[in-house]
Context: one part of a larger RNA
C1' cells in the first nucleotide's frame, strides 16, 4: 500500500461499483424454454346464410281456439390473420450458474491437418416427375389408487418409404496431365455402379420453404513445438505396456478396439507415487527485477445428487432430455410410483461473514414465427449492506486585553478562546409546492427506472461527528486516583506513594462519515 474481508465504537446525503471465501451440504414455493394453425388432420368457440323448430308479445275471440310474431335449440353449408390437445418442423448443445475433478495437449503462446466436420447465414450452378404403405389425435373397450399402459377401428401432412431423371457428388478402374514436405493431392476426360426433392400464402406478380452440388464464412475436433506448484523422508516405473501386419471403428489420425508377430517404451535434463490447485487476459505490490493472487469483467476447460450408457440430432456423451445403479427425500389403497436449485429469488444448516420470495421486456441481445406477437430471473432496472472508491454537507463574515463555566497556578495569572452570546448574511443538503426529461437510430406508435434526474419558488442555521492516539519508535501534557495492585504493550518496556506510559480529567496530536482492532498478501 491492498482487500468479495469480518469485529468495536460512531453514522448526514448522493454517485458509480461490489456483495456465500464456509456445506461441490440438504431444499418447500414460484418463476428461469419455447415457439410456428402461412405444413397437417381434428375439436372448440364466434359471425353469417337457407332448412327444420317453434318461445315470449300483439291482434282476434262464441272463451274451445285463431291469426299473426318469429327467439332459444338441432343437423348443414360458409367463413374467422379466432383457440389449441395431438402428429410435424425449428429451438431446448445457445444464453444462466460453479470450480468438485483436473499437474493434462487442461491451460498459454506458436505452428499443422495431403487425417476432418460444420443446421442456420451469403454466393453460384442444376432440379422438384409419378406413386405407395401407415401412424398420433379420435372413438370404444381392457387395466392401474396413481403415475400411466395396453388392445381394436378410423384419418392427415413440408411426418415415413419404393420407382423415375443425375446437371453434379461418392465408389471401384485404367489413362493422360500437373503439383508437392513423406504417405501423397489436384484437375480433365473416359466406360461401369450407388445417391435427390414438399409444398405452403397469395387473385395474381411474387414471397417463403425443399433437393443435389461447389465456393465462402462461423463454429467444432485431431495432433505437435515450448511454457506451467511441492515433495528423493518417494527411484524405479509399465503387459494394450512400446513397436510392426491385417482387420474393425470413427467426420478424422491414432493401440482408439481386436487377432497374431517382435520386445520394446519411460526414467537423476527427476518417471512413478504423493500433496495441493481449475489456466490465462489480468489483479495487488515493488524504483524495477522480482513477489503473491486469480472476487467482480473477458476468453479456454470441466462439472450438474453419486457412478456408468447410450439414444436423438449438423452439434451433446446433454444443468431444468433417456436408461441403469446407488444414497437420500416425498406419495401409496404396499403392487407401485415421483424428485434433483453448482439458474433467479427464497429456506434450513455451517460460519466472524455476504442481499429482495421485488419490478419490466421500454433498450442491449436471443429463440421460433412471413408478419402481428409470444417467450426470455439473459439483460435493463429498483430493493438491502459505510462492502469499497469518489464527491458534497454538518454553515459563512463579523465579534472581548478575553462573559460565565471547567482545568491549572508560584495565587500574580495562564488556558480552554473569536470559541460562546451577540449582530449581520447564505441555502449545498433538507421540507413543501409546481414543472419534468433524455434514453426511443426513415415516418407513427412503445418507457419498468419514474413523477426518478433536472429546473423554478418558498421555508428555516434550522436535522446532520464521531473514533483513536499524546514515554521511545511517532505528530501529541498537565492534574487527580491507584501502589509490582488494578491494569497497559506491535517492539523495546511501564505499575512497589510524587507514574507524561494504568483509569479519569482538561488540555492536545491524528484522521474524518468514517476511526480503530484482527486476519492476508507485497
Nucleotide at each position: 500500500g491492498a482487500c468479495g474481508a469480518a469485529c468495536g465504537c460512531u453514522g448526514g446525503c448522493g454517485g458509480c461499483a461490489u456483495g456465500c471465501c464456509u456445506a461441490a451440504c440438504a431444499c418447500a414455493u414460484g418463476c428461469a424454454a419455447g415457439u410456428c394453425g402461412a405444413g397437417c388432420g381434428a375439436g372448440c368457440u364466434g359471425u353469417a346464410c337457407a332448412u327444420u323448430g317453434g318461445a315470449a308479445g300483439c291482434c282476434c275471440u262464441u272463451c274451445g281456439g285463431g291469426g299473426u310474431g318469429g327467439a332459444a335449440g338441432a343437423a348443414g353449408u360458409a367463413u374467422a390473420u379466432g383457440c389449441u390437445a395431438g402428429c410435424g418442423g425449428c429451438g431446448g448443445a445457445c444464453g444462466g450458474g460453479u470450480g468438485a475433478g483436473u499437474a493434462a495437449c487442461g491451460c498459454g503462446u506458436g505452428a499443422g491437418c495431403a487425417a476432418u466436420c460444420u443446421g442456420u447465414c451469403c454466393u453460384u450452378c442444376a432440379g422438384a416427375g409419378g406413386g405407395g404403405g401407415a401412424u398420433a389425435a379420435c372413438a370404444c373397450a381392457a387395466u392401474g389408487a396413481a403415475a400411466g399402459u395396453u388392445g381394436u377401428g378410423c384419418u392427415a401432412a413440408u411426418a415415413c418409404c419404393g420407382c423415375a431423371u443425375g446437371a453434379g457428388a461418392c465408389c471401384a478402374c485404367g489413362u493422360u496431365g500437373u503439383c508437392g514436405c513423406a504417405u501423397g493431392g489436384c484437375a480433365a476426360a473416359g466406360a461401369g455402379g450407388u445417391c435427390a426433392a414438399a409444398g405452403g400464402a397469395g387473385u395474381a406478380a411474387u414471397c417463403c420453404g425443399c433437393u443435389g452440388a461447389a465456393g465462402g464464412g462461423u463454429g467444432a475436433g485431431c495432433u505437435c513445438g515450448c511454457g506451467u506448484c511441492u515433495g528423493a523422508u518417494u527411484a524405479g516405473c509399465u503387459a494394450g505396456u512400446u513397436g510392426g501386419u491385417g482387420a474393425g471403428g470413427u467426420a478424422a489420425c491414432g493401440g482408439c478396439c481386436c487377432a497374431c508377430c517382435a520386445a520394446g517404451g519411460c526414467g537423476a535434463c527427476g518417471a512413478u507415487c504423493a500433496g495441493u490447485a481449475g489456466c490465462c487476459g489480468g489483479c495487488c505490490u515493488a524504483a524495477g527485477a522480482g513477489g503473491g493472487c486469480g472476487a467482480a469483467c473477458g476468453g479456454c476447460c470441466a462439472c450438474a445428487c453419486u457412478g456408468g450408457a447410450a439414444c436423438u440430432g449438423a452439434g451433446a456423451a446433454a444443468c431444468g432430455g433417456u436408461c441403469c445403479a446407488g444414497a437420500c427425500u416425498c406419495c401409496u389403497a404396499c403392487g407401485g410410483g415421483a424428485g434433483g436449485c453448482a439458474g433467479c429469488a427464497g429456506u434450513g444448516g455451517g460460519g466472524a461473514a455476504u442481499a429482495u420470495u421485488g419490478g419490466g421486456c421500454a433498450a442491449u441481445g436471443g429463440g421460433g414465427g412471413a408478419a402481428a406477437c409470444c417467450c426470455u430471473g439473459a439483460c435493463c432496472c429498483a430493493g438491502c449492506a459505510a462492502u469499497g472508491c469518489c464527491g458534497c454537507g454538518u454553515g459563512a463574515g463579523g465579534g472581548a486585553a478575553g462573559a460565565a463555566g471547567g482545568c491549572u497556578u508560584u495565587c500574580g495569572g495562564g488556558u480552554c478562546g473569536u470559541a460562546a452570546a451577540c449582530c449581520u448574511c447564505u441555502g449545498u443538503c433538507c421540507u413543501a409546492u409546481g414543472u419534468g426529461a433524455a434514453g426511443a437510430g426513415c415516418a407513427g406508435a412503445a418507457g419498468a427506472c419514474g413523477g426518478u434526474a433536472g429546473c423554478a419558488u418558498a421555508g428555516g442555521a434550522g436535522g446532520a461527528a464521531g473514533c483513536c492516539c499524546c514515554g521511545g519508535c511517532u505528530a501529541a501534557c498537565u492534574a487527580c486516583g491507584u501502589g509490582c495492585c488494578a491494569g497497559c504493550a506491535g517492539c523495546c518496556g511501564c505499575g512497589g506513594u510524587a507514574a507524561u506510559a494504568c483509569g479519569u480529567a482538561g488540555g492536545g496530536g491524528g484522521c474524518g462519515a468514517g476511526c480503530g482492532u484482527u486476519g492476508u498478501c507485497c

Source information: The part of an RNA shown here (small-subunit ribosomal RNA, 5' domain) has 522 nucleotides and comes from an uncultured bacterium. The full RNA is in RNAcentral, with records from ENA.